[in-house]
RNA sequence: GCCCGCGUAGUUCAAUGGAGAGAACAGGCGCCUUCUAAGCUUCAAACACAGGUUCAAUUCCUGUCGCGGGCU
Numbered sequence: 001g002c003c004c005g006c007g008u009a010g011u012u013c014a015a016u017g018g019a020g021a022g023a024a025c026a027g028g029c030g031c032c033u034u035c036u037a038a039g040c041u042u043c044a045a046a047c048a049c050a051g052g053u054u055c056a057a058u059u060c061c062u063g064u065c066g067c068g069g070g071c072u
Stems, first nucleotide, its partner, number of pairs: 001071007010025004018055001027043002030040002048064005
């Protein structure tokens, strides 16, 4: 330099065009318990950035950034 893949919650992952973006673990409040742990209830929390296509984009296209891999 070229090519490929990935980027979603604090972490690990779903959601392959249809609209309240979910789960587990972690975190906060409460319940239970003599206390802690475990268990139960509840709450908060995210689409890397910018454009484009579309009635509608996390999803498709382009560019940028970052991470990983391959080739020379």
Molecule: transfer RNA
Organism: Rhodoferax saidenbachensis